[in-house]
The part of an RNA shown here (large-subunit ribosomal RNA, domain IV) has 316 nucleotides and comes from Tydemania expeditionis.
It is recorded under the gene name rrl.
Model confidence (mean pLDDT): 87 of 100.
Rfam family: Bacterial large subunit ribosomal RNA.
Context: one part of a larger RNA
RNA sequence: CUCUCUCUAAGGAACUCGGCAAAUUGGCCCCGUAACUUCGGGAGAAGGGGUGCCUCCAAAAGAGGCCGCAGUGAACUGAUUUUUUGGACUAGUUACCAAAACUAUAGGUCUCCGCAAAGUCAUAAGACAACGUAUGGGGGCCGACGCCUGCCCAGUGCCGGAAGGUUAAAUGAAUUGGUUAACCGCUAAUAAUUGAAGCCCCGGUGAACGGCGGCCGUAACUCUGACGGUCCUAAGGUAGCGAAAUUCCUUGUCACGUAAGUUGUGACCCGCACGAAAGGCGUAACCAAAAAAAUACUGUCUCAGAGAGAGACUCG
Numbered sequence: 001c002u003c004u005c006u007c008u009a010a011g012g013a014a015c016u017c018g019g020c021a022a023a024u025u026g027g028c029c030c031c032g033u034a035a036c037u038u039c040g041g042g043a044g045a046a047g048g049g050g051u052g053c054c055u056c057c058a059a060a061a062g063a064g065g066c067c068g069c070a071g072u073g074a075a076c077u078g079a080u081u082u083u084u085u086g087g088a089c090u091a092g093u094u095a096c097c098a099a100a101a102c103u104a105u106a107g108g109u110c111u112c113c114g115c116a117a118a119g120u121c122a123u124a125a126g127a128c129a130a131c132g133u134a135u136g137g138g139g140g141c142c143g144a145c146g147c148c149u150g151c152c153c154a155g156u157g158c159c160g161g162a163a164g165g166u167u168a169a170a171u172g173a174a175u176u177g178g179u180u181a182a183c184c185g186c187u188a189a190u191a192a193u194u195g196a197a198g199c200c201c202c203g204g205u206g207a208a209c210g211g212c213g214g215c216c217g218u219a220a221c222u223c224u225g226a227c228g229g230u231c232c233u234a235a236g237g238u239a240g241c242g243a244a245a246u247u248c249c250u251u252g253u254c255a256c257g258u259a260a261g262u263u264g265u266g267a268c269c270c271g272c273a274c275g276a277a278a279g280g281c282g283u284a285a286c287c288a289a290a291a292a293a294a295u296a297c298u299g300u301c302u303c304a305g306a307g308a309g310a311g312a313c314u315c316g
Stems, first nucleotide, its partner, number of pairs: 001311008010302002014300001019297001027051005036041001038144001052066005067071001079295007086287002091103002107142007119128003145282004150212003155209002157205005164200003170194001174190006213231005240274001241271001252268005
């Protein structure tokens, strides 16, 4: 010097991306316990007090006494609180760098399927679905619960319609060539007509794929623009939320918190580029999730020191 531990004056996060690591707390009994809430929880909330042995006593309770620095006497053995984001939860996941906000989930909704079902595997036979039968089975999306889920069917898809147009094979009126001296026949080519689904066409459909504007003017100072005009569109973003896991400019502006805050919280809203089941906004409980703050605590640090063991090193 390295590793694993123990202790440390005064301070106590000044360390650091960040309290990472360490320290604190800890068992049992008693008291006590907030907001919020889906009334179950939250909750071991938080915060206090007690804890050994002997004698009396039937026992509990109680009383008296004894010892130690210390009585869950060693070991095992929760730190806590507040706010916000995400996901409701338990569960699952990158075997061997990621456990999460990812997956799943109960629940919601759309759609297909009447059973020799749809769907899937297979060339087939056959099998699963299912020894089931729509309160069933397959597929898609969302994802507890609460309040809700706006406008657009022009494009694409799907469903329905069948009048008209187009249209394959097939059909084969007719024409032409070859064969023949010629006709018939045979053969080759062209081809009117008839001709399904599909497409065109006509409707419907968004918890189908998707989409949800611009310019100009306007109110008794100024500013703003309830209001008006105009262009375009299938329709021009409703409720709710909003510098957000989304905000470029940006450390936006204001307030709070700090002596000082690119982070945090609450607001504001010119949303570069939120927005309603690729769901919107809330939400008790939960989380080895993420962000911020506080108390306690500490060698994380100011700033190092001492000690134990194992290495390294020296000698053998």